[in-house]
Molecule: Guanidine-I riboswitch aptamer
Organism: Rhodovulum sp.
């Protein structure tokens, strides 16, 4: 200096916005009227439900790698299975763009860059 690998899915959480639900509600309107009801432009600087949701978050399953064991076939370090044990480390990160209703630690992206 170059190459390969550092995996996938489900679920939950941090987080996220506002399509739907809920909540609030200008101008109005009704009533038995200093209080109540109805409707509603609009509101996420509305706690929430639905929803989105982590490479660098949790849990689970799978895959992969290593070491034994075991079965099959004429045979097995080599092919096809089954099961046991272990491994699966580390990880700071823009700007900008994209999806869906919209935003985001989602996707571009273990990117650019830094160490």
């Nucleotide at each position: 200096g170059g190459g390969c690998a550092g995996a996938g899915c489900g679920u939950u959480u941090a987080g996220g916005g506002u399509u739907c639900c809920g909540c609030c509600g200008c101008c109005g309107u009704c009533c038995g009227a200093u209080g109540g009801g109805c409707a509603a432009a609009g509101g996420g600087u509305c706690u929430g439900g639905u929803c989105c949701g982590a490479g660098a978050a949790g849990c689970g399953c799978u895959a992969c790698c290593c070491c034994g064991g075991u079965g099959g076939c004429a045979a097995a370090u080599u092919c096809c299975g089954c099961g046991g044990g272990g491994g699966c480390a580390c990880a700071c990160g823009g700007c900008g763009g994209g999806c869906c209703a919209a935003a985001a630690u989602c996707c571009c992206g273990g990117g650019a860059g830094a160490c």